[in-house]
C1' cells in the first nucleotide's frame, strides 16, 4: 500500500431522503421517606470534518480522519 466494515448526547445503541433526531443509562430540580437507596414527575445533553446531489441529507456520492478485520 489494497480491500471491507464502522463512526451519532459523557456511555451503550436505533434511525437507509421529510414531522421537535428517538430508548436505555447519565446528571440537575422537585415529590416520596425519619436518611440512604429504589420509585415517579419534569428539564439539559449528541449526528467525526470538507465538498457535492437534491426543494430536502445523519441517510445518497466524492475526498479527508480514526478505529476495527482482512490480504499483501
Nucleotide at each position: 500500500g489494497c480491500g471491507u466494515g464502522a463512526g451519532u448526547a459523557g456511555u451503550a445503541u436505533a434511525g437507509u431522503g421529510g414531522u421537535u433526531a428517538g430508548u436505555a443509562u447519565u446528571u440537575c430540580u422537585g415529590a416520596u421517606u425519619g436518611c440512604c437507596a429504589a420509585u415517579c414527575a419534569g428539564g439539559a445533553g449528541a449526528c467525526c470534518c470538507g465538498g457535492g446531489u437534491u426543494c430536502g441529507a445523519a441517510u445518497c456520492c466524492c475526498g479527508g480522519c480514526u478505529c476495527a478485520c482482512g490480504c499483501a